[in-house]
Context: one part of a larger RNA
């Protein structure tokens, strides 16, 4: 000199853009953070609408009916492996770079072939029982795109090449002719379902050299190193097991100990290099501590399950409940770090045919000079060089065009009015094209109407009034830009280094003056 996720002192007008627990991966009250689908299913607890009956207070009360709008609980599907968090562990099973073969991939995409015919249950509801509760047990009954057989079976899997084996489910809209048990079938459109193939995306695995410190750590290793066989996995492999061999690593630093998430980057530097890994992005590992598997395309799963442990809470003492390193917030620790805010309007995600619902992701707002950037705190004129202050050799000098005065301007803030863009969608109607038996339905497209904003008193523009509301901090002995007076008297004090102070202190304290930065200025800490 540059820099910072900074802190402290004094001071503080506005805006834009960023950033904001670096410490205790310490403990957590409360609320929210993952749901959705009734166009899979049986249904109807609640609310609304409709119809009927009764009552009266004459427009609401009760009862009944059909599931019309919808929908609690339940079965079922998809999603809760994404998104969000902090960095405990990890010196290599990680990361970054470059290669590789032995695999997987729900939803999406491409092609081919199918979607036939049956069955038995079980939640819920009802009845009964146990319990303080959490919850549990028994009986009867019921549905499905839940579950299980049968059939079909290749360009799929296995194969000894003869062959063997493997699937499925329906839902919604429309309706001419025909059939009909008047429910519908058939036809057609659409969404699904099953098998397999292609692609895309994703994930697993292997190899090479690289990626901290310590030798006051020199030897380490029995599933250890290799082979054969079997098991296991989506897949290779001591991954696991049996048998056999005795190997494997190591001063090019094995093993052990300490420290540490890695990278793109950030910072400094002319560079080489050094330091660092906040925010943002990629990967990894973790989710109270330790272990385990289940489900699933994918987990050994932050807001799932089981076991053990520590801690907290409830209890009728028999037994139960919990996990903020999600967003806010609380206590604690600390020099130190914010609101128990608004909205799904946009972007993105989950579910759904869609409307839509959910979303502390996200978009915004609030707080903080924490940083960077921009703007303002007036402009011109004005010498009687006013008054006052300070200094003085008492003549004057300086503050100083500074002020006052005169003439202007009105950024920003204030008040009032107008007012974009972020909006694309979605819905209605009409035309047209595709499809079709069809002018219906559905899909595409065009036109037109309607219509969605948290921010928001938005940005921006105009008007109004008046210089009106807006300057401090550090320093002035040398380094280092900037000097005098008084007080003090080795005292009080200063200090980054050299050093000042013991009666004329440009070095302490104050006044005047000056210098440097400026909504900041200094100090401390840290890196180059």
């Nucleotide at each position: 000199g540059a820099u910072u996720g900074a802190a402290c002192g004094c001071u503080g007008g506005c805006g834009g853009c960023a950033g904001g627990c670096c410490u205790a991966a310490c403990a957590c009250a409360u609320g929210c953070a993952a749901g959705u689908c009734g166009g899979g299913c049986g249904g109807a607890a609640a609310c609304g609408a409709u119809g009927g009956a009764a009552g009266c207070u004459u427009g609401c009360u009760u009862c009944c009916a059909g599931g019309c709008g919808u929908c609690g609980a339940g079965c079922g599907g998809c999603g809760g492996g994404c998104g969000g968090g902090g960095g405990c562990g990890u010196a290599a099973c990680g990361c970054g770079u470059g290669g590789g073969a032995c695999u997987u991939u729900a939803c999406c995409u491409u092609g081919u072939a199918g979607u036939g015919g049956g069955g038995g249950a079980u939640a819920g509801c009802c009845c009964g029982g146990a319990g303080a509760a959490a919850u549990c047990c028994g009986g009867a009954u019921u549905a499905a795109c839940a579950c299980c057989g049968c059939a079909u079976a290749a360009c799929g899997u296995c194969u000894a090449c003869g062959g063997a084996c493997c699937a499925a489910a329906g839902g919604g809209g429309g309706c001419c002719a025909u059939u009909u048990a008047u429910g519908a079938a058939c036809c057609u459109c659409u969404c699904g379902c099953c098998a397999u193939u292609u692609g895309a995306u994703u994930a697993g695995c292997c190899c090479a050299a690289g990626u901290g410190a310590g030798a006051u750590u020199a030897g380490c290793u029995a599933g250890u190193u290799g082979g054969u066989a079997a098991g296991g996995u989506a897949a290779u492999g001591g991954c696991u097991u049996a048998c056999c061999a005795a190997g494997g690593c190591g001063a090019c630093g094995a093993u052990c100990u300490c420290u540490a998430g890695c990278u793109g980057g950030u910072u400094u530097g002319a560079g080489a290099g050094g330091a660092u890994g906040a925010u943002c992005a990629g990967c990894c590992a973790c989710a109270c501590u330790g272990g385990g598997a289940c489900u699933g395309a994918g987990a050994c799963a932050c807001g799932g399950c089981c076991c053990a442990g520590a801690c907290u809470c409830c209890u009728a003492c028999g037994g139960g409940a919990g996990g903020c390193a999600g967003c806010a917030g609380u206590g604690g620790g600390g020099a130190a770090u914010a609101u128990u805010g608004c909205a799904c309007a946009a972007u993105g995600g989950g579910c759904g045919a869609a409307a839509g619902c959910c979303u502390g992701a996200u978009g915004c707002a609030g707080c903080c000079a924490u940083g960077c950037c921009g703007c303002g705190u007036g402009u011109g004129u004005g010498a009687a060089g006013a008054a006052g202050g300070c200094c003085u050799u008492c003549g004057g000098g300086u503050u100083g065009u500074a002020a006052a005065g005169c003439a202007c301007u009105u950024u920003c803030a204030g008040c009032g009015a107008g007012g974009a863009g972020g909006a694309a969608a979605g819905g209605g109607u009409a035309g047209u094209a595709g499809u079709u038996a069809a002018u219906a339905a559905c899909u595409g497209u065009u036109a037109u109407c309607u219509g969605u904003g948290a921010c928001g008193u938005u940005a921006c523009u105009c008007g109004c009034a008046g210089a009106a509301g807006a300057a401090g901090c550090a320093c002035c002995g040398g380094c280092u830009a900037a000097c005098u007076u008084c007080g003090u008297g080795c005292c009080a004090g200063c200090a980054g280094c050299c050093g000042c102070g013991g009666u004329a202190a440009u070095a302490c304290g104050a006044g005047g003056g000056g210098u440097g930065c400026a909504a900041g200025c200094g100090u401390u800490a840290a890196u180059c």

Predicted 3D model of a 528-nucleotide part of an RNA (small-subunit ribosomal RNA, 5' domain) from an uncultured prokaryote. The coordinates come from a structure-prediction model, not an experiment, and the mean pLDDT is 85. The RNAcentral record of the full RNA draws on ENA.